[in-house]
Large-subunit ribosomal RNA, domain I from Pasteurella multocida 671/90, 512 nucleotides, folded computationally. The organism belongs to Pasteurella multocida, within Bacteria. RNAcentral holds the full RNA, with entries from ENA and SILVA.
Context: one part of a larger RNA
Parts: sequence; structure tokens; C1' cells
RNA sequence: CGUACAGGGCGGAUGCCUUGGCAAUCAGAGGCGAUGAAGGACGUGCUAAUCUGCGACAAGCUUGGAUGAGUCGAUAAGAGGCGUUUAAUCCAAGAUAUCCGAAUGGGGAAACCCAGUAGAUGAAGAAUCUACUAUCAAUAAAUGAAUACAUAGUUUAUUGAGGCGAACCGGGAGAACUGAAACAUCUAAGUACCCCGAGGAAAAGAAAUCAACCGAGAUUCUGUGAGUAGCGGCGAGCGAAAGCGGGAGAGCCAGUAAGUUUUAGCUAGCGUAUUAGAGGAAUUGGCUGGGAAGCCAAAUCAAAGAGGGUGAUAAUCCCGUACUCGAAAGUAUGUUAGUGGAACUAAGCUUACGAUAAGUAAGGCGGGACACGAGAAAUCCUGUUUGAAGAUGGGGGGACCAUCCUCCAAGGCUAAAUACUCCUGAUUGACCGAUAGUGAACCAGUACUGUGAAGGAAAGGCGAAAAGAACCCCGGUGAGGGGAGUGAAAUAGAACCUGAAACCCUGUACGU
Repeated sequence: CGUACAGGGCGGAUGCCUUGGCAAUCAGAGGCGAUGAAGGACGUGCUAAUCUGCGACAAGCUUGGAUGAGUCGAUAAGAGGCGUUUAAUCCAAGAUAUCCGAAUGGGGAAACCCAGUAGAUGAAGAAUCUACUAUCAAUAAAUGAAUACAUAGUUUAUUGAGGCGAACCGGGAGAACUGAAACAUCUAAGUACCCCGAGGAAAAGAAAUCAACCGAGAUUCUGUGAGUAGCGGCGAGCGAAAGCGGGAGAGCCAGUAAGUUUUAGCUAGCGUAUUAGAGGAAUUGGCUGGGAAGCCAAAUCAAAGAGGGUGAUAAUCCCGUACUCGAAAGUAUGUUAGUGGAACUAAGCUUACGAUAAGUAAGGCGGGACACGAGAAAUCCUGUUUGAAGAUGGGGGGACCAUCCUCCAAGGCUAAAUACUCCUGAUUGACCGAUAGUGAACCAGUACUGUGAAGGAAAGGCGAAAAGAACCCCGGUGAGGGGAGUGAAAUAGAACCUGAAACCCUGUACGU
């Protein structure tokens, strides 16, 4: 040095586990905000720090309800308290709620600086404290220029708005990569991105619609029709509609006058649901073992043998589960009674009279939308320019004309079926199991990087229970180790379950 075997070190794979994720289903909720939000800063404890809670009344205060013998959140003990004169905990309603932040008295390099007016304390003009003082819009009033009336303007009051939020929705504006095997029409795509606005849904919506000589009867969604008819450098590609089947279903309004009646709203009661909860059946012995829920034997309950925990695998040990019961207060919803009665906004029915939408429809030019790229191109929107008719009228039926059919534009409202899930509850998984699953199972959008926009980790497991190793010894009053002790186990000793390989040693044997 090599080979073989054995024993170690290092290392953290594998197995097992799960507090965290992922994807759904069924319900709920679909907003919060000048009564100051979302999000923060700084405080707050017997407390030095961080997390959680809370706000100078500061891990909390009050009231009502539930529950209740324990309790003073976590790391995390200790000290000192509180509590059967009702603490702690949970729910409901209140109080308090510093400073920043739309931030709104002015300013500002967020969490800071500096004011005015009125009031309080005060000897005070000092100082402190309390309240108000932003802008825009609408309404009302007062005042009021150039300028006579007026108007603009100014001031005051009242009401509203502002900001945040995951997707869904409507509108405005709107790419490129890419594909066409290049590229320009085209495509990607009205997508991404940006802006505005709204709601729990939004939008659309009661035919100037389709159809085809038969008829249907608002809209949205869906299966089919159908990759059809078509469009298309007829390339790449794009791509309907009617009809038929389903889901859902709902229709209406207006001006004047008269009549009539009930809603809406408000108050109270009752019911249901929800926001705390309560009751809730039934097992013992022996054996093995550190430990029984295992095995053996004999029982019990079951409207409960879902699930979880307990020193191994428990219907009958614990929490629960089936089932039953429950609310002072709040919320939602239904219903009954009372009130109310055209009044500030606002409904229905009957009758009579009346109205029936003009710079509009349509045309020219230029664009855009329609599956449809100017095409034979109807239809819809409109920048520009023209410009009707008036129900004896007008629009449409894919150039256009006639016939026929069918509707009535230029005003408005409208639930459901549909879309989505930041969020809450319950449940489920031929979903993951720590290089997986969220980036994040752990104090993670943290540490760290970057001027910044932004980027962005690693990191789980002792044991049933800390019983976390008293005491002794070596050592630097070390690190680390040896005894002793605990434990079923310490090669479970905190660098802690299991502990693979690479890699590094030691011992023995053999070879050289």
C1' cells in the first nucleotide's frame, strides 16, 4: 500500500409522522371608510426582548347572557396576586381608542413642526386643556363689482363625495413577441397593460326581432345545429345564425282630470335561521409488557361502530358523535296586528281627454362593429356634410326594384336562470408529506441582495412524561469526556427518532 471481515467517525438519504399547504363540494357573506378605513408608527405587563392582545381607562373598562373552580396570553420559569361577596373564559351591546395614513386647520423628509377662532383653568396678554377651522359638488340663504337693472364673484348653512379591497362586470384607450415555416393585408387580439365607473352580481331585456307564405313571441345561460353556412395574401387562419332540446321565467312606466283601494314606510308581537351554549347510552377480570387500547375470558350500549386523544391497535377511559334542548342582546327573514293614508321623494286599478320622441331616420365622404378583410354588402355606431315622412305614415326581410309578410326607431325601468371568491362555517380527497405541498409547517415576504422598481432564501421530529443527568473525577473555576443517577431504551443526552451512500479512521487476518 492492497484485499477481506469487524467496529467507529462524518454525513443526513430512507422509513414513519404532521402543526402547514393544495383542490373541491354545500351553505353564508359579498364590502370597509370623515361616527376617520385598509395599513402602519409608538406605547402598554412585576418584564430586558420578540410575538399576540390592547390604546394614556392601554394582555384591558361597563352592562346583559352563557359557563364556571380555577386563574393572571406565548417563548418562560420565578416573584407577587386575584377568585364561590362569582374570578378566568365565550357571545351580544356599549365605553375608551395616542400619532401617522383619504388625512381634511397650514406645512412636511409619514408617524413630526407651526397656527387661527370660541370656551375652561389661571393674576395674566404666560402656559395648559377641550371643540371647531381642507377641497369639490348639489341645495338654500345673505351679500355683491366693472355697469343702471343684473350677472360674475364672496360668505354662511345643510347634505353628499374623496381612500382601500382578490376575482367577477360595463365603458374608454390599446401593443408587441408570435403564426403565416421570410413578410407588408391578415394573425396574435380588442388579448396584455393603463384609465374611469358600478354591483353582489354586472350587463342585456319586453321587437321599427326573427321567420318564410307556415309560424314564433323580452333578455341572459346552456346542449345541439357545426368546425356547418360563410369570411380569408381563398394563405395562415377566422368562424356564425335561424331552428330544435334544456335551465329560468315577468312584465311594465310616463301628461291632465275624476273616482276608488291597497301597498311601501313606522311600531309592537310571534315564528324560523344565525351570533355563546346545555344534556347525551354502554366493561370488567386475567396474561405479556416500561406502558394495554393488544391476546384470552366473560359482558354492555347503539337514533351514538364519524373523528380525535389517552404510555402499542379503545363503540362502552376522555373529548366527542346520533338525538334532544337553548338567547337577556344583536342581525337576517317570514308572518300577524296597529298606525299610515298623497304628504318631501314614491305604488295599483277604473273612466275620460290627450300624447306617441327631428338636426332624428336616411343619403354623400372617412372610419369602426357585425363570423363577414369594400366586397354584389344588407344591418349597427358616427367624425364631417346634407337632410325626410308624420300611421292615407315609417323600418326590416343581406345590393337594388315590385309584390307579399312582419314590426313601430329616434324616452325609461325590470327579478330569476349566468360570472367570480379577499373572506366565514361544515365536509370531502385513487391530493402533497418537509429538495414535496403555498415563496413561507419554524416569529417569512423574514434574513439577505439592490440607489430604486424589485428580487428573495435556508431552517420540522429527544422522551409516554423533562423524569433535561443531583453528586464525584480529569480538564483552563474551559470545551469535551469518564463514573453515578433517570428512563423501556442515553449508540433516545439536547450537534438529541430512524441513521443509507460518498468520504475518513481503527482492529484482526492474508498478500506485497
Its mean pLDDT, the model's own confidence on a scale to 100, is 85.
Its Rfam family is "Bacterial large subunit ribosomal RNA".